[in-house]
Context: one part of a larger RNA
């Protein structure tokens, strides 16, 4: 002098920093006391106060509690062990699960909800297109698949496209069936140019011919989608209103600079002396929006964001001490 593990510090007390990271603080037991909100269970150990040693005696319903007295210290849960808390917001209801060895979460799961499939030799899954097995020694209040994700209030419009599903008149359409016609071969025939039966070989028209597709319906908690321009009110501004074009239909309720807002540190209000974050509003939603769920929500969370109390060597700004291991010098 460095590193590691610790201890301590005047005054200040987050000024540190991306961020209170780390540390400090809180702490047991008993008593008092305890808000908003709430699904009435909770929230809650809320918060916030007070007590606490030892000895003796007494009382009682006696492993204890209480009372009285005494006694020691600055300090009595005297060490060890041992919650910090509060106010708001986002996300996810919750307990749970996960990237064994950089991610524990807002991701997955979940109860609940919905849709679809399946009538039993079930659908579906495994298996060699098998046997067989699972499903299930179950039977639609069942099983399987998909989506959503407690609960509360709700879940709008569009079936044109894609998919699924029902239909079967017509159009198209395979193999197959069919075998008109054609070609080769040659008995025969011939005017010697040809013609040419049967058989065999090769080809082959019409006609018949399923599903599918076209077609006609249904279906969005199926995949998905949910407009533009112009004008208009007696200041201005705005446009309840009107016109027009397009569409399958033009985004309803609710929410909204949001885990979504580019412009943007939007504007206003709050908090600060000062706030790109945060909270409450506004709505001009670049590019929210209803089970790809929408909006709320008590409780919960080693979750994310902002603020506060307390506390501190995080810092102003460093100092000192102990132990261990290297290094340098002696």
């Nucleotide at each position: 002098g460095u590193c590691g593990c610790g201890g301590u510090u005047a005054a200040g007390g987050a000024a540190c920093u991306c961020g209170g990271c780390a540390a400090a603080a809180u702490a047991g037991c008993c008593c008092c006391g305890u808000a908003a909100c709430u699904u009435c269970g909770g929230g809650a150990g809320a918060a916030g106060g007070g007590g606490u040693g030892u000895c003796a005696u007494g009382u009682c319903g006696a492993u204890g509690a209480c009372a009285u007295g005494a006694u020691c210290g600055c300090a009595g849960u005297g060490a060890a062990c041992a919650g910090a808390c509060c106010c708001a917001g986002g996300c996810g209801a919750c307990u749970g699960u996960u990237u064994a060895a950089c991610a524990a979460a807002a991701a997955c799961a979940c109860a609940g909800c919905a849709c679809a499939a399946u009538g039993c030799u079930a659908a579906c899954u495994c298996g060699u297109a098998a046997a067989g097995a699972g499903g299930a020694u179950g039977u639609a209040u069942a099983u399987u698949g998909u989506g959503u994700g407690a609960c509360a209030c709700c879940u709008g419009c569009c079936c044109g496209g894609u998919g699924c599903u029902g239909g079967a008149a017509g159009g198209u359409u395979a193999a197959a069936a069919g075998g008109a016609g054609g070609a080769g071969u040659u008995a025969g025939u011939u005017u010697c140019g040809g013609c040419g039966a049967a058989g065999c070989u090769c080809u082959g028209a019409a006609u018949u011919g399923a599903a599918g597709c076209c077609c006609c319906g249904g279906u969005a908690a199926a995949c998905g989608g949910c407009g533009g321009c112009c004008g208009u009110a007696a200041c201005u501004a705005u446009a309840a209103c009107g016109g027009u074009c397009c569409u399958a239909a033009g985004g309803u309720a609710g929410c909204g600079a949001a885990a979504u807002u580019c412009c943007u540190u939007g504007u206003c209000g709050g908090g600060u002396a000062a706030g790109u974050u945060c909270c409450g509003a506004c709505c001009u939603g670049c590019a929210c929006g209803a089970a790809u769920g929408g909006u709320g929500u008590a409780a919960c969370g080693a979750u994310c964001u902002g603020g506060g109390c307390a506390c501190u060597g995080u810092c102003u700004c460093a100092g000192c001490c102990a132990c261990g291991a290297g290094c340098u010098c002696g």
The prediction has a mean pLDDT of 86.
This is a predicted structure of a 330-nucleotide part of an RNA (large-subunit ribosomal RNA, domain IV) from a Chlorobiota bacterium.